[in-house]
This is a predicted structure of a 73-nucleotide RNA (transfer RNA) from an Acidimicrobiales bacterium. Rfam family: tRNA. About the family: Transfer RNA (tRNA) molecules are approximately 80 nucleotides in length. By type it is a transfer RNA. The RNAcentral record of the sequence draws on ENA. The coordinates come from a structure-prediction model, not an experiment, and the mean pLDDT is 83.
RNA sequence: GCCCGAAUAGCUCAGUCGGCAGAGCGACGCUCUCGUAAAGCGUAGGUCGUGGGUUCAAUUCCCACUUCGGGCU
Numbered sequence: 001g002c003c004c005g006a007a008u009a010g011c012u013c014a015g016u017c018g019g020c021a022g023a024g025c026g027a028c029g030c031u032c033u034c035g036u037a038a039a040g041c042g043u044a045g046g047u048c049g050u051g052g053g054u055u056c057a058a059u060u061c062c063c064a065c066u067u068c069g070g071g072c073u
Base pairs, nucleotide, nucleotide: 001072002071003070004069005068006067007066010025011024012023013022019056027043028042029041030040031039049065050064051063052062053061
């Protein structure tokens, strides 16, 4: 230099052929307990890497860039 993949909640990851963004763990609160843990119930937490384009509508499609991982020379 070229090619491929990844980027979504604090962490690990889903996400449909474009139509209101989710799970587990974690955090917080409540119940239970003499108390803690466990268990049960609930709550909060997201500019979906950045900037453009297409579209009535983009996490999703297109382009460029950034970061990370892998491959080729």